TPP riboswitch aptamer (THI element) from uncultured Tropicimonas sp., 96 nucleotides, folded computationally.
Rfam family: TPP riboswitch aptamer (THI element). Rfam describes the family as follows. Vitamin B(1) in its active form thiamin pyrophosphate (TPP) is an essential coenzyme that is synthesised by coupling of pyrimidine and thiazole moieties in bacteria.
Lineage of the source: Bacteria > Pseudomonadati > Pseudomonadota > Alphaproteobacteria > Tropicimonas.
RNA sequence: GCUCAUCGACGGGGGCGUCUGUCGCAGACAGUCUGAGAAGCACCCUUUGAACCUGAACCAGAUGAUGCUGGCGGAGGGAGUCGGGGCGUGGCUGGA
Numbered sequence: 001g002c003u004c005a006u007c008g009a010c011g012g013g014g015g016c017g018u019c020u021g022u023c024g025c026a027g028a029c030a031g032u033c034u035g036a037g038a039a040g041c042a043c044c045c046u047u048u049g050a051a052c053c054u055g056a057a058c059c060a061g062a063u064g065a066u067g068c069u070g071g072c073g074g075a076g077g078g079a080g081u082c083g084g085g086g087c088g089u090g091g092c093u094g095g096a
Stems, first nucleotide, its partner, number of pairs: 001087004007083004011046004016040001017033001019031005052077003058071004
C1' cells in the first nucleotide's frame, strides 16, 4: 500500500406490513404474498452511513391485497469507538 462483498470485540441504531380463515373478535392463532427480517435468544444497519425515518393519507404501474415494483432520490435526517488476519513492497538493524 492492497485486501478480508470489511474479519472481530464492545457499544449503539432500526423495522415488523398485506390479505384470507378460525375462535371465546379493541384481540389471539393458523395460513397467503414480499423481504435479510413480518416478534425472532432472530435479522439488518452503525458515519466509507439506501438499515431506518421524514416528505407521504405523495406520484406512476402491477396485485386478490400491501412500501409489491419504480419514481421521488445520493433530497433532508440518521446510530462509533477500538482492535485484528492475509498478501505485496520499502527503510533500518543484526548475522552468514

Record summary:
It was read from a public genome assembly, where an Rfam model found it.